Description:
The RNA shown here (transfer RNA) has 72 nucleotides and comes from an Alphaproteobacteria bacterium. It was read from a public genome assembly. The coordinates come from a structure-prediction model, not an experiment, and the mean pLDDT is 82. Its Rfam family is "tRNA". The family's RNA type in Rfam is transfer RNA.

[in-house]
RNA sequence: GGGUGUAUAGCUCAGCGGGAGAGCACUACCUUGACAUGGUAGGGGCCACAGGUUCAAUCCCUGUUACACCCA
Repeated sequence: GGGUGUAUAGCUCAGCGGGAGAGCACUACCUUGACAUGGUAGGGGCCACAGGUUCAAUCCCUGUUACACCCA
């Protein structure tokens, strides 16, 4: 330099045109003599960034950035 893949909650990830989610973690309460476990409720997101297509974009297209792998 070229190619491919990944980027979504604090962490690990799912979702892939119309409602943003799960587990763990965190907070409060219940449970216990206390802790742990368990239960209930809750907080937390510019869906990497910019532009385009569309009535509508996390999702499709283009570019950029970061990371990983492959080729040279």